[in-house]
RNA sequence: AGGCCAGUAGCUCAAUUGGCAGAGCGCGUGCCUCCAAAGCACGAAGUUGGGAGUUCGAGUCUCUCCUGGCCUGCCA
Numbered sequence: 001a002g003g004c005c006a007g008u009a010g011c012u013c014a015a016u017u018g019g020c021a022g023a024g025c026g027c028g029u030g031c032c033u034c035c036a037a038a039g040c041a042c043g044a045a046g047u048u049g050g051g052a053g054u055u056c057g058a059g060u061c062u063c064u065c066c067u068g069g070c071c072u073g074c075c076a
Stems, first nucleotide, its partner, number of pairs: 001072007010025004019056001027043005049065005
């Protein structure tokens, strides 16, 4: 330098053909308990990496940039 993959809640990951953004863990509150853990119930938490475009509608498609990983190559 080129190619490929990935980036979504604090973490790990889903999201079908473009059509209401979700789960588990964690966290908070309550119940339970002498207290805590476990268990049960409820809840909070999102610029879907940034920007632009296409579209009635974008996490999903296109362009560009950023970050990480892998492969190939160049110089030394």

Description: This is a predicted structure of a 76-nucleotide RNA (transfer RNA) from Thiomargarita sp. NCBI's taxonomy places the organism under Bacteria, Pseudomonadati, Thiotrichales, Thiotrichaceae, Thiomargarita. Its Rfam family is "tRNA". Rfam classes the family as a transfer RNA.